[in-house]
Context: one part of a larger RNA
C1' cells in the first nucleotide's frame, strides 16, 4: 500500500461559498477514444512449465509443443461511457401571487431593577456568616418618601416554540435588507453534486488605539477557617465585561453523526402552508408539502442504541484513522504586535 473504517473504541475540516478536479437526468442521431472481438508481425538462445528420449538411476543432458500475457498493423461490432449534433421535462434555476419568523444591520423611543447624588422624616445600629470577624453609622448610616443623574440588562409573554451556514438571534418601533416555504403552474432546457489548494464569517478569552464604567468581578489587599490555606466563606477591589475601528481565529465550536441523491412499516405531538368535507362562520373530520419532536417494525450494530431527520440499502465526492507514551513536543516553515495558531516528525520506551 492492498484492505478495513471515522455517534461512543484511532478516526467527519468550526461553518458555508466556490477554482481545478471526480461524477452527473430522458430521447434520437454521428463517430469509434477507451471497450470487446478476428488476424499478421514480434517479444534471441538458454532458463522455468508440461511430454517423451539418453548416461545403470540422479544431478546432469537432448528433442518438441506451448498456455497465459506485453506490445505493434490491420480488418469487424455499436448495448453501456465517451465525442457530434438535434430535442424533452422530471433534476436545478427565473418569474408571477401569498406567507411564517429573537435571520442581519442602522436608528428612534420604553419601563422595573441597581448604584450614586441632593433634600424631607427619622435615630442607633447596618450588613454578613455554620458562627464570626474586616467593612458601613451620631460627621446622622441602615429604614422610608420625593427630585436628579449614570450605565448595563431587557421580568411576564416562553413552549420538548420560531429564524440563521455555523458561531449565533429576544423590550417596543421605523426604515434598508438576505434565505427559506407554500401554491399555481409561465418561463429557461441539465445550466446539476461535490470541492484539493483558495476566499469569507466564526462564542468566550485575549491584544491596539479611543471611549464609557452602574452592576458583576481574575488579578491584588484585609477578615475567616486551617496544622499551613497563596483556595472553598466574608468585606472591598483593579483589568475586563459595554460603544467604535482594528487584530486572533480557537472551544466538550456536539447531533461527539461531512455534503448531495434516490429507496425501505406504521402510531402519536407540535410549527409554517395548501386543496377537500363541514358550517352563517369558528370549531370538526380527513390529506398534500416543508421543516421539528417522540415511540417504534425491518434490517444495522460488540453493545448501548439508531430507525424515512438512519448509525438501513444504494451511488457519487471531499476530509481523516492505522497500537500506548514521547507529543499536538522539537526542529524548520507561514501567519501574528504579542499571547500564540497552523502545519509536525524522531530517538527512546512498553
Nucleotide at each position: 500500500u492492498u484492505g478495513g473504517g471515522c455517534a461512543u473504541a484511532a478516526a467527519g475540516c468550526a461553518u458555508c461559498u466556490g477554482u481545478a478536479g471526480g461524477u452527473g437526468g430522458c430521447u434520437u442521431u454521428u463517430u469509434a477514444a477507451g471497450u470487446u472481438u478476428g488476424u499478421c508481425g514480434u517479444c534471441a538462445a538458454a532458463u522455468c512449465c508440461c511430454a517423451g528420449g539418453g548416461c545403470u538411476c540422479a544431478a546432469c543432458u537432448c528433442u518438441g509443443u506451448a498456455c497465459a500475457g506485453g506490445u505493434g498493423g490491420u480488418g469487424g461490432a455499436a448495448a453501456a461511457u465517451a465525442c457530434c449534433a438535434a430535442g424533452c421535462u422530471g433534476g436545478a434555476g427565473u418569474a408571477c401571487g401569498g406567507u411564517a419568523g429573537g435571520g442581519g444591520c442602522a436608528g428612534a423611543g420604553g419601563g422595573a431593577a441597581u448604584u450614586u447624588u441632593c433634600g424631607g422624616u427619622g435615630a442607633a445600629g447596618c450588613g454578613g456568616u455554620g458562627a464570626a470577624a474586616u467593612g458601613c453609622g451620631u460627621a446622622g448610616a441602615g429604614a422610608u418618601c420625593g427630585g436628579a443623574a449614570a450605565g448595563a440588562a431587557c421580568a411576564c409573554c416562553a413552549a420538548c416554540g420560531g429564524c440563521g451556514a455555523a458561531a449565533g438571534c429576544a423590550c417596543u418601533c421605523u426604515a434598508c435588507u438576505g434565505g427559506g416555504u407554500c401554491a399555481a403552474c409561465a418561463c429557461u432546457g441539465a445550466c446539476a453534486c461535490u470541492g484539493a489548494g483558495a476566499g469569507a464569517u466564526g462564542a468566550a478569552a485575549g491584544c491596539u488605539a479611543g471611549g464609557g464604567g452602574a452592576a458583576c468581578a481574575a488579578a491584588u489587599g484585609g477578615g475567616a477557617u486551617u496544622a499551613g490555606a497563596u483556595a472553598c466563606c466574608c468585606c472591598a477591589g483593579u483589568a475586563g465585561u459595554c460603544c467604535u475601528a482594528g487584530c486572533c481565529g480557537u472551544a466538550a465550536a456536539u447531533g461527539a453523526u461531512g455534503g448531495a441523491u434516490a429507496c425501505u412499516a406504521a402510531g402519536u405531538g407540535a410549527u409554517g402552508u395548501g386543496g377537500g368535507u363541514a358550517u352563517u362562520g369558528a370549531a370538526u373530520c380527513g390529506u398534500g408539502c416543508a421543516g421539528u419532536g417522540u415511540u417504534g417494525u425491518a434490517g444495522c450494530u460488540a453493545a448501548c442504541g439508531a430507525g424515512u431527520u438512519a448509525a438501513g440499502u444504494a451511488u457519487c465526492u471531499c476530509g481523516c484513522c492505522u497500537a500506548g507514551g514521547a507529543a499536538g513536543u522539537a526542529c524548520g516553515u507561514u501567519c501574528g504586535u504579542a499571547a500564540g495558531a497552523a502545519u509536525g516528525a524522531a530517538a527512546c520506551u512498553c

Small-subunit ribosomal RNA, central domain from Capsicum pubescens, 350 nucleotides, folded computationally. The full RNA is in RNAcentral, with records from SILVA. The prediction has a mean pLDDT of 87. Rfam family: Bacterial small subunit ribosomal RNA. The source organism's lineage runs through Eukaryota, Streptophyta, Spermatophyta, asterids and Capsicum.